[in-house]
C1' cells in the first nucleotide's frame, strides 16, 4: 500500500397475471325527482290567483350510474420473504449446504406501492498478492 467475498446507503433500470364477479355498508361525484326563491308566456281580473315552461339560484331525497371500505367466490402469475430438491461442493454418510428450477404458505393481478436480479457511485468488514 492492494483491496477478494460479504454487508450497507443513494440514484436509474426492472417482469408476469381478472381495472373478475357477488352481497353489505358508506360517499351527494353524476343523473333523475320533489320543494321554495326569481323570471316568461295566456287566462281570469287586478299588484293578486291558476297553469305551463325556464334558471339550475337554494334546499332535500341514497331511486340509477361512479368511487371507497369490508366479507365471500371461483380464476391466474411468480422476481418480496419461505418450503423442496437437482447439477454440484463438502463429508464417513442414510448427513449439510445449495438455483432465476419447482411449490404456491406468504406476497400479488388498472394506477400508486412492492419488486429478485442489473448498473453506477459512497460507507462497512477484511481474504489474498
Nucleotide at each position: 500500500g492492494u483491496g477478494a467475498c460479504c454487508c450497507u446507503c443513494a440514484c436509474g433500470g426492472g417482469a408476469g397475471a381478472c381495472g373478475u364477479u357477488g352481497a353489505u355498508u358508506u360517499u351527494g361525484c353524476u343523473a333523475c325527482u320533489c320543494g321554495u326563491a326569481a323570471u316568461u308566456u295566456a287566462c281570469c281580473a287586478g299588484c293578486g290567483g291558476u297553469a305551463a315552461g325556464u334558471u339550475c339560484a337554494c334546499c332535500a331525497g341514497a331511486u340509477g350510474g361512479g368511487a371507497a371500505a369490508u366479507c365471500a367466490a371461483g380464476g391466474c402469475c411468480g422476481a418480496a420473504g419461505g418450503a423442496g430438491c437437482a447439477a454440484c461442493c463438502g463429508c464417513c454418510c442414510u448427513c449439510g449446504g445449495a438455483a432465476a428450477c419447482u411449490c404456491u404458505c406468504a406476497g400479488g393481478c388498472a394506477a400508486c406501492a412492492g419488486g429478485a436480479c442489473c448498473g453506477u457511485g459512497g460507507g462497512g468488514c477484511g481474504a489474498u498478492g

The RNA shown here (Glycine riboswitch aptamer) has 129 nucleotides and comes from a Rhodobiaceae bacterium. Its mean pLDDT, the model's own confidence on a scale to 100, is 77. The sequence was found by an Rfam model in a public genome assembly.